[in-house]
The RNA shown here (c-di-AMP riboswitch aptamer (ydaO/yuaA leader)) has 141 nucleotides and comes from Streptosporangium becharense. RNAcentral holds the sequence, with entries from Rfam. Lineage of the source: Bacteria > Bacillati > Actinomycetota > Actinomycetes > Streptosporangium.

RNA sequence: ACGUCGAGUCCCGAGGGCCGCCAGGCCCCGGGAGCCGGGGACCCACCUUCCCGGGGUGAAUCCGCCGCGACCCCGCGGCGGUAGGGCAACUCCACCGCCCGAACCCGUCAGCUAACCCGGUAGACGAGAUGGAGAGGAGAU
Numbered sequence: 001a002c003g004u005c006g007a008g009u010c011c012c013g014a015g016g017g018c019c020g021c022c023a024g025g026c027c028c029c030g031g032g033a034g035c036c037g038g039g040g041a042c043c044c045a046c047c048u049u050c051c052c053g054g055g056g057u058g059a060a061u062c063c064g065c066c067g068c069g070a071c072c073c074c075g076c077g078g079c080g081g082u083a084g085g086g087c088a089a090c091u092c093c094a095c096c097g098c099c100c101g102a103a104c105c106c107g108u109c110a111g112c113u114a115a116c117c118c119g120g121u122a123g124a125c126g127a128g129a130u131g132g133a134g135a136g137g138a139g140a141u
Stems, first nucleotide, its partner, number of pairs: 002126004009033005015028005034121006044111001053109001054106004062081008084100004090134005096128001
């Protein structure tokens, strides 16, 4: 530089800082657009009893066994599976194979939800083959 996962991109500034081969680049701040997520009426849904706090972002849940926290519950750690996600070529499908299956937030509160309100726009990477269908392109006539 190009490309991949992902909402996590783009634009603007007599703003601040750094670098520079002086063309510009990077970071921060502020604003805007786009994108993503949450809260939040009517209507609808729910509506009993007991136990358990519950909810959200995300693919990242659940199950079994072992150990610890004195037992159950629950939590943590390890192992094995698993819902689910990814695998770089324009897209989709089939099949085989590989990898991931984390982390964090709210704080006892949350169904849906027009108006309205709030927040985010990070991070991690350079990873497979076969077959089929479609899209697109080039050449020739």